[in-house]
RNA sequence: AGGCGGCCGGACGGCCGCGGGCGCAUCGGUCGAAAGGCCGCGUCCGAGGAAAGUCCGAGCUCCACAGAGCAGGCUAGCGGGUAACACCCGUCCGCCGUGAGGCGAGGAACAGCGCCACAGUGACGAUGCCCGCUCCUUCGGGAGCGGGAGUGAAACGCGGCAAGCUCUAGCCGGAGCAAGACCGAAUAGGGGAGCGCAAGGCGGCGUUCGCGCCGCAGCAGGUUGCUCGCUCAGCUCCCGGGUAGGUCGCCCAGAUGGAUGGUCGUCCCCGAGGCCGAUGCGAAUCGGUCCCGGGACAGAACUCGGCUUACAGGCCGCCU
Repeated sequence: AGGCGGCCGGACGGCCGCGGGCGCAUCGGUCGAAAGGCCGCGUCCGAGGAAAGUCCGAGCUCCACAGAGCAGGCUAGCGGGUAACACCCGUCCGCCGUGAGGCGAGGAACAGCGCCACAGUGACGAUGCCCGCUCCUUCGGGAGCGGGAGUGAAACGCGGCAAGCUCUAGCCGGAGCAAGACCGAAUAGGGGAGCGCAAGGCGGCGUUCGCGCCGCAGCAGGUUGCUCGCUCAGCUCCCGGGUAGGUCGCCCAGAUGGAUGGUCGUCCCCGAGGCCGAUGCGAAUCGGUCCCGGGACAGAACUCGGCUUACAGGCCGCCU
């Protein structure tokens, strides 16, 4: 100067505050008939290495499901680990690096389709130039074979590309905690029961002359406590489904508009500068002190295992 792996990611104290659990015999405030609630008081607990992205794999929940196939998605050297994985470990091969090491989208191109930039005659269709040999010739040249030069990743060879479709092998049901479970109003629908829409009046129609039906006025009820006015058939109770809402799911952090904070002091770390001292010819290095600036990325929301991404600064180990 680098490579790899692991770890930490401010410390202590004062004051003020936030969320949650437990306790409060007595005392204080407040609500309540009470039980008790809220405030208050005491005590304990209260974010991360990534809580992030939601990219893989699970648990859990609901839906679907005899079995098989198609479609679709994912994985891909080999061996092992794991509940499982696209994760981890080892190893082979290829590429990069002086190296420690790093990266790999590493099955198949005689199943089929497609593509092969630039350069080059020519990129799978063909076949130009030079040389040699053989054959033919109308003597200009032509055909075949072999070699060469040039371009290019690849030049005719069962060419290359599967990070184009595809094929092969293996795996995969879908949606997700706003999953989902339980309780459940008011109002308006649904079902049922009871009590009613009266008695009487007026008008019309019918009549078996008993009365029946319709309409009007109007009673109860409703509308503002009363009066007037208006309205005119409902009212009460029960059952059931759904909604609002609540509880659980959900936590030794556990919210449900989302708490885990703020400030001060002392110290710590990093950077710049001033002064003093030591070494030194000098450049500079080291030590002390003062002052200034900075201390990141980020933040739970059902829970785990991974991956990826972000991150001031620092520590440790091994290696080049």
Description
A computed fold for a 320-nucleotide RNA from a soil metagenome, annotated as Bacterial RNase P class A. The sequence is in RNAcentral, with records from MGnify.